[in-house]
Context: one part of a larger RNA
RNA sequence: GAAUGCUAGCGGUGCGCCUAACACAUGCAAGUCGAGCGGGAAAUUUUUCUAGCUUGCUAGGAAAAUGGAUAGCGGCGAACGGGUGAGUAACGUGUUGGUAUCUGCCCCCAAGUCAGGGAUAGCCAUCUGAAAAGAUGAUUAAUACCGGAUAGUCUCUUCGGAGUAAAGAUUUAUCGCUUGGGGAGGAACCUACAUUCUAUCAGCUUGUUGGUAAGGUAAUGGCUUACCAAGGCUAUGACGGAUAACUGGUCUGAGAGGAUGAUCAGUCACAAUGGAACUGAGACACGGUCCAUACUCCUACGGGAGGCAGCAGUGAGGAAUCUUCCACAAUGGGCGAAAGCCUGAUGGAGCGACACCGCGUGAAGGAUGAAGGUCUAACGAUUGUAAACUUCUUUUCUGGAGGAGCAUAAUGAGAGUACUUCAGGAAUAAGGGACGGCUAAUCACGUGCCAGCAGCCGCGGUAAUACGUGAGUCCCAAGCAUUGCCC
Numbered sequence: 001g002a003a004u005g006c007u008a009g010c011g012g013u014g015c016g017c018c019u020a021a022c023a024c025a026u027g028c029a030a031g032u033c034g035a036g037c038g039g040g041a042a043a044u045u046u047u048u049c050u051a052g053c054u055u056g057c058u059a060g061g062a063a064a065a066u067g068g069a070u071a072g073c074g075g076c077g078a079a080c081g082g083g084u085g086a087g088u089a090a091c092g093u094g095u096u097g098g099u100a101u102c103u104g105c106c107c108c109c110a111a112g113u114c115a116g117g118g119a120u121a122g123c124c125a126u127c128u129g130a131a132a133a134g135a136u137g138a139u140u141a142a143u144a145c146c147g148g149a150u151a152g153u154c155u156c157u158u159c160g161g162a163g164u165a166a167a168g169a170u171u172u173a174u175c176g177c178u179u180g181g182g183g184a185g186g187a188a189c190c191u192a193c194a195u196u197c198u199a200u201c202a203g204c205u206u207g208u209u210g211g212u213a214a215g216g217u218a219a220u221g222g223c224u225u226a227c228c229a230a231g232g233c234u235a236u237g238a239c240g241g242a243u244a245a246c247u248g249g250u251c252u253g254a255g256a257g258g259a260u261g262a263u264c265a266g267u268c269a270c271a272a273u274g275g276a277a278c279u280g281a282g283a284c285a286c287g288g289u290c291c292a293u294a295c296u297c298c299u300a301c302g303g304g305a306g307g308c309a310g311c312a313g314u315g316a317g318g319a320a321u322c323u324u325c326c327a328c329a330a331u332g333g334g335c336g337a338a339a340g341c342c343u344g345a346u347g348g349a350g351c352g353a354c355a356c357c358g359c360g361u362g363a364a365g366g367a368u369g370a371a372g373g374u375c376u377a378a379c380g381a382u383u384g385u386a387a388a389c390u391u392c393u394u395u396u397c398u399g400g401a402g403g404a405g406c407a408u409a410a411u412g413a414g415a416g417u418a419c420u421u422c423a424g425g426a427a428u429a430a431g432g433g434a435c436g437g438c439u440a441a442u443c444a445c446g447u448g449c450c451a452g453c454a455g456c457c458g459c460g461g462u463a464a465u466a467c468g469u470g471a472g473u474c475c476c477a478a479g480c481a482u483u484g485c486c487c
Stems, first nucleotide, its partner, number of pairs: 002483005009359006015352002017317001022315003026312003031076003036073002043066011083270003092195004097190003101187003106183008114148001116146002124137005154163003168175002196242003203233003208230008245267004249260004272293005295306004323349001325348003331345001332343004362392004372383004397424006406414001431476005436457003442471005452459002
C1' cells in the first nucleotide's frame, strides 16, 4: 500500500500481491568489437568454356576482382543495472574514529615496447548417439599460450646479491601493451556508542580466553594448526527462547513521546533447497560451473533438460493488488576509433475513484405561491423560486482548424499530445448515509417482544420521533457509508 456495499462526469500527480521466499506454459530481460585473428556464405563485375536456340539472350562450369552473412578463437562486459525480505538481534545497520590492505576502466607523472617458439578452435575427413552432445585423424591464425633477453625509483635480501615485463592494429595519425609512483571513485577490516520482547531461560564456554611459532589472506586477527598457560563472559542480564532486515524517513502529537519502515534514497542479505570452489581487478556469481536433495519435463529407457524473489503473463492461496502494450526519441549503462548494436534499466501509454488535489453537473430573473405528493385542527401548511416560463453563459461535451516544447545541424515512442481558436447546443454529468440521547436533522402510516434495529445506553408486548415504507429535514459529495490497523 487497504477491503466491502451502494453510486459514478472529467483532468493532473502519485500508488497498485501486505497472503504461498508457492509452482510456473510462452515471449523478451546482456551483449558487443572485423580498427585483435584465421577462414569466408550470399550478391555484384570482368574474362573464358559448354549447351539451347529466337544471333544476343538464357542456363551451367572455371578463373580473377569487389563484397562481408553466420559460426569459431580472442578482448571487454556479464560482480552494474533489475527483483525480493526468507535468513539475520549481528560490527547486520546507524553515527564516530582508524589501518595492517586491494583496486579493471578513468585522470596525472616517469620509463619501456627486443628477438623467437610450440600448440589449439574453426575448416576438412571419418565415426558414435534418439537427443543433449561427443570421439579420432590431418591442418591453420592471433592483442590466445610459452620460455629467452633487457631491468629502474619494483619485489625479496644475510645489503654481497637474487628475481619478475611487454602486443600489436591501421586510413601514418592515433589507439593500444608492460613496469613503477600519485589521484579519484570503489571495496576490505578494526573501533567506541546506539539498536525489540522474555528470568515461567541463571549460569555459559574448550579454539573456548591469552601467549609463542608456523601456515593462510590483499591485509590485522584462534582465521587455521602445534605447543604452553587457565583463562574468558555473566543480574549494567551472559547462555537459551520468541520476534524482526536496518536507516534517511512516514503517521500521529502543542511537545515529550507512541506507532511504523509500502512507494523514493543509502546499506545488508538472498536467488528452488543445502554445499563447494573455478574464472576474474572485483563473485564464492539471479538469467555461470560442479555435487547432493526435492519437484517438473523429454526419451528410441541407454540417457538428458530446467529454475520468473527480472518485465509482462498463468495457476494456486487470499478480503485483496494491473497490460503476455510502445520506444530506445530523452536520461543512464555495456561494447566499439566511429557509424552503430544491445538495454522489460529507463521514458511512455494501458487498467484500477486506491489516495491526494482541482473542475463540472449551469447562472440571473421568475407567485396565480401551478399541478402532483405529504401532513392537516380540513381553514390551510409544506415540498417551494423549487418547477414551468423569460433572458444569458459554454467551464465541460461533440465536431472543424491551427499547433508547441521535450531536440541540437539531424533523430519524437508518447501523439497531432498539451495548448490555442471557431461552430453547435443547457446541452453529456448526483449520489450515499443519517434524523431517541451521545450527534446536526421529524411527522404520518404499517407492524404489535413479531418482523426487525443496535457503536454504547438501549428500542419493539396496539397511538414506536429508535423496526419497515412514504414525505420532509440534516451532513458529506464524485463520492458516501461500513469493517480493519496506528496515534
The part of an RNA shown here (small-subunit ribosomal RNA, 5' domain) has 487 nucleotides and comes from an uncultured bacterium. Its Rfam family is "Bacterial small subunit ribosomal RNA". Its mean pLDDT, the model's own confidence on a scale to 100, is 84.